[in-house]
Predicted 3D model of a 687-nucleotide part of an RNA (large-subunit ribosomal RNA, domain II) from an Actinomycetes bacterium. The organism belongs to Actinomycetes, within Bacteria. It matches the Rfam family "Bacterial large subunit ribosomal RNA".
Context: one part of a larger RNA
RNA sequence: GCCUACGAGUUACUCUUUACUAACAAGUUUAAGUAUUUAAGGUACGGAGGCGCAGCGAAAGCGAGUCUGAAUAGGGCGAAUAGUUAGUAGAGGUAGACGCGAAACCGGGUGAUCUACCCAUGGGCAGGUUGAAGUUAGGAUAGUCUCCUAAUGGAGGACCGAACCAGUACAUGUUGAAAAAUGUUUGGAUGACCUGUGGGUAGGGGUGAAAGGCCAAUCAAACCCGGAGAUAGCUCGUACUCCCCGAAAUGCAUUUAGGUGCAGCGUCGUGACGGGUGUCAUGGAGGUAGAGCUACUGAUAGGGCUAGGGGGCUUCACCGCCUACCAACCCCUGACAAACUCCGAAUGCCAUGACACUGCAGCGGCAGUGAGGCUAUGGGUGCUAAGGUCCAUAGCCGAGAGGGAAAGAACCCAGACCAUCAGCUAAGGUCCCCAAGUGAAUACUAAGUUGAAACAACGAGGUGAGGAUGCUAAGACAGCUAGGAUGUUGGCUUGGAAGCAGCCAUUCAUUUAAAGAGUGCGUAACAGCUCACUAGUCGAGCGUUCUUGCGCGGAGAAUAAUCGGGCAUAAAGUAUUUCACCGAAGCUAUGGCUUUGCAGUUUACUGCAAGGGGUAGGGGAGCAUUCCAAAUGAGCAGAAGUUGACCUGUGAGGGUUGAUGGAUUGUUUGGAAAAGAAAAUGUAGGC
Numbered sequence: 001g002c003c004u005a006c007g008a009g010u011u012a013c014u015c016u017u018u019a020c021u022a023a024c025a026a027g028u029u030u031a032a033g034u035a036u037u038u039a040a041g042g043u044a045c046g047g048a049g050g051c052g053c054a055g056c057g058a059a060a061g062c063g064a065g066u067c068u069g070a071a072u073a074g075g076g077c078g079a080a081u082a083g084u085u086a087g088u089a090g091a092g093g094u095a096g097a098c099g100c101g102a103a104a105c106c107g108g109g110u111g112a113u114c115u116a117c118c119c120a121u122g123g124g125c126a127g128g129u130u131g132a133a134g135u136u137a138g139g140a141u142a143g144u145c146u147c148c149u150a151a152u153g154g155a156g157g158a159c160c161g162a163a164c165c166a167g168u169a170c171a172u173g174u175u176g177a178a179a180a181a182u183g184u185u186u187g188g189a190u191g192a193c194c195u196g197u198g199g200g201u202a203g204g205g206g207u208g209a210a211a212g213g214c215c216a217a218u219c220a221a222a223c224c225c226g227g228a229g230a231u232a233g234c235u236c237g238u239a240c241u242c243c244c245c246g247a248a249a250u251g252c253a254u255u256u257a258g259g260u261g262c263a264g265c266g267u268c269g270u271g272a273c274g275g276g277u278g279u280c281a282u283g284g285a286g287g288u289a290g291a292g293c294u295a296c297u298g299a300u301a302g303g304g305c306u307a308g309g310g311g312g313c314u315u316c317a318c319c320g321c322c323u324a325c326c327a328a329c330c331c332c333u334g335a336c337a338a339a340c341u342c343c344g345a346a347u348g349c350c351a352u353g354a355c356a357c358u359g360c361a362g363c364g365g366c367a368g369u370g371a372g373g374c375u376a377u378g379g380g381u382g383c384u385a386a387g388g389u390c391c392a393u394a395g396c397c398g399a400g401a402g403g404g405a406a407a408g409a410a411c412c413c414a415g416a417c418c419a420u421c422a423g424c425u426a427a428g429g430u431c432c433c434c435a436a437g438u439g440a441a442u443a444c445u446a447a448g449u450u451g452a453a454a455c456a457a458c459g460a461g462g463u464g465a466g467g468a469u470g471c472u473a474a475g476a477c478a479g480c481u482a483g484g485a486u487g488u489u490g491g492c493u494u495g496g497a498a499g500c501a502g503c504c505a506u507u508c509a510u511u512u513a514a515a516g517a518g519u520g521c522g523u524a525a526c527a528g529c530u531c532a533c534u535a536g537u538c539g540a541g542c543g544u545u546c547u548u549g550c551g552c553g554g555a556g557a558a559u560a561a562u563c564g565g566g567c568a569u570a571a572a573g574u575a576u577u578u579c580a581c582c583g584a585a586g587c588u589a590u591g592g593c594u595u596u597g598c599a600g601u602u603u604a605c606u607g608c609a610a611g612g613g614g615u616a617g618g619g620g621a622g623c624a625u626u627c628c629a630a631a632u633g634a635g636c637a638g639a640a641g642u643u644g645a646c647c648u649g650u651g652a653g654g655g656u657u658g659a660u661g662g663a664u665u666g667u668u669u670g671g672a673a674a675a676g677a678a679a680a681u682g683u684a685g686g687c
Stems, first nucleotide, its partner, number of pairs: 001687006011095003015092010027051003033045005055062002065077004098237002101234001105227006116201009125191001127160003130156001134152007164188003169184004203219001205215003240622006250263005264369002266366005274360001275358010290343001291341002297337002301333004306327001308326002310323004372397010402413003417592004422588003428582003431566003437579001439578006450568002458553002462550010479537005485510003490504003516531001520529002593612009623676001625673010641660008
C1' cells in the first nucleotide's frame, strides 16, 4: 500500500418545549396496591395525587379584577375560556451523551539484580625508571655541632608502560554485527585506584566531587493498578438513494477576538391583506460633488496706498527727512481648505397616490454562519506603494458548470432537469494548427513597429494630414564665377593691439552694384583664408512656425528566440466604414422526468402557467440489512452463499438464467434496531 472483518447522534427520565395522531372535554388522568386471567401480556377496581378551570400583590389581603397611590387619576400585571392523558417525531436539559485523542492531577502499591552514594567482608595492579628521609664510612673542622663526598636505604594522589579502569580525536556503522558498537589513536594505571559478594537509602522521596545527572533501554518528579469513559471553546473522522428550497463570513456584547449569546440572513409549518420591490407623479428633509471667499474662520503670491517697527541722516533737545528693510487695515490682480461656506446639484432617503411584480409581513419548530476574497467606483491610512490595510455602493467567486481571454476562483459572455448526427445567436473570432472571409472600400506604417499587456524625460531634415506667415519670372532658395574697397594701423590701452586680448564711441564718413571701424579661423604683431553685403549665371518654387496620425533612438539577464506557435508587409499590422459566416450546457425545435399553483375530472389522470446550478443547512419521498408478529410460499428434481451473462428501475436497488455449492430460505402487511464505510498518521488479520 491493497483486500477482508470491525468502527462514531445511542439509551434512560413522574424532566421541558413544539408539531402530528388518538380518546375524552371544563374537565382530564390514575400511582402504589387489590382482584382476576387464556400468565414475559392483558382486564376490572383503586381519585391518594397531578395538570387545567383566576388573577393581582413582598404580604396581610382583595378578587374579574388587583397592585401602586391621597385619588374615583394615570400606569403595571390580568380578565373577554381549552384543556388533559397517551403514542410518534423534531429539539433542549441531566447523565461519558456522536467517536477516537492529551500533557497532567490524586490514591494505593512495586522497584537500588541497571545506576548514585554509603556500610561490612574479600580480591587485583607484568616489567622498567627515578632515588626523599634515615643510617654508615671518609674528608673539612678545635669539635661528636655543622658542611662536603661516597655507600647503604627505598619514600612518592612520582615517571614510562601491559593487565585493569576510562572514553580524547578521526573513520566506519546509522532498516547497524550492536536500541551506543568496531578499528586506529588517546587518559589513568600504589591510588580521592579498580573490583567480587552480602547489606542500606524510595518518588516531591532518595542519591549526586553538581551534568537537573542517576534511581531496571523510562526522570524538571520512576513504574504498576485504580479515581476514569478526567477534561479538551482544539485537530481528525462520522457510513444508502432521489426530489424542493437554500445561507453567512455582518451589528452589539463578551478575561472576548479561530469560542459564545442576542439580532441579521436560510428552511419548514401556520397565516391573511398586511409587507416589500420597480416605474411614473406629487410633497418633503439635507449641505456631499462642484463652486466661491470684498460672505465668515484660517491660510495665501505680486503690486498700490500707508499706520506701527527696524536702519540711515540731522539735532543740545523736541521736531524733521530718507529708505530696492519688516509690515496691520484698506484698494487692484491671482489663488487654497476633511474638521471654511454667501451658494449648491445628480443620485440616494422619507411620505402619499396609481400601475406592475413578488415562494412576502406577523407567529411557531429546526438550523448553519459570526476567519471571507477579488474586480469596479467613492474615500481614510500608506509612498494617490502592495495580491497592503480599514469603511461604503454594486457585481462576481465563495456555493457556479458551459463559451472566450494560449494556460488562470473573481475579467468578458452566459446561469447546466435528461436526451437529439436539428436551427439561431452572445462574448470572441473567420491564412494553417482550429469551426468560420487569404471578404469589400479608403488611408497610414517599413519599424517585423505590430499581430497579448506594458516603458518616460529628452533627442532627431523618418514619413502622412491640416493651419499661419515670409521670399519669389522686377528671377527667389541651393550651387558656381567675380567683387568684398578707401580715410584707417579709428581713439584709448599696451612691449605689441593694424576689423578680430581689452575699454570707448555720434561704429562716423568717402567711393560704390556692394562691402561691418567687421561673422569666424589665423599671426608675437602684420600678413593670409572666410562671412555679412553686391553683380553675373541658372530657371521654379524656397524658407520659418504651430497642431496632429503612424513610426525611430532612449531600451540592460541568463534556451538563439518566442505574437499560443507556424508565420504575415497595397498584411494575416494600424484607423474608419461595410456585408457574410463561425461560435456556449444561452434561446428555439422534438421527446421524456419532476416540483409548485390554478382549473377540470376524479383519487391519480388531463390541461394551462411558472419552475428544476448549488456548499453549510432546513424539508419531503424512498431503497437495502438483521430480528419479531400475522398471513402466505419455495427447497436434495438442489435453499442460502459465491460467480458469469442478460433484463429492468431516475436512483439506492430488483429480477431471470448458467456454473458452483449442499440445507436452509423468501414474499406481503406491520413492528423493533448493535441498520448502510473510502478516508479517523483508525483497530485486527492476511498478502